[in-house]
Predicted 3D model of a 72-nucleotide RNA (transfer RNA) from a Candidatus Berkelbacteria bacterium. It was read from a public genome assembly. Taxonomically the source falls in Candidatus Berkelbacteria (Bacteria, Bacteria candidate phyla).

């Protein structure tokens, strides 16, 4: 220097143009002598930044950043 995969909740990871979700983990409560387990409720998100297209963008396009892989 070029190609490619890849960035979404604290973590792992889903969602393939129509109102952001799972599971864990947090927080309440229930149960228990108590923990732990179990169960019922919840809280948590500028979808890596900036732009473009569209009525409408986590999603298509473009650049630019971070993280892996290869190529010279």
């Nucleotide at each position: 220097g070029g190609g490619c995969c890849u960035g979404u909740a604290g973590c792992u990871c889903a969602g393939c143009g129509g109102u952001a979700g799972a599971g864990c983990a947090g927080u309440u409560g229930c149960c228990u002598c108590u923990u732990a387990a179990g169960c019922a409720a919840u809280u948590g998100g500028u979808c890596g930044u900036g732009g473009g297209u569209u009525c409408g963008a986590a999603u298509c396009c473009c650049a630019c950043c971070g993280g892996g892989c290869c190529c010279u």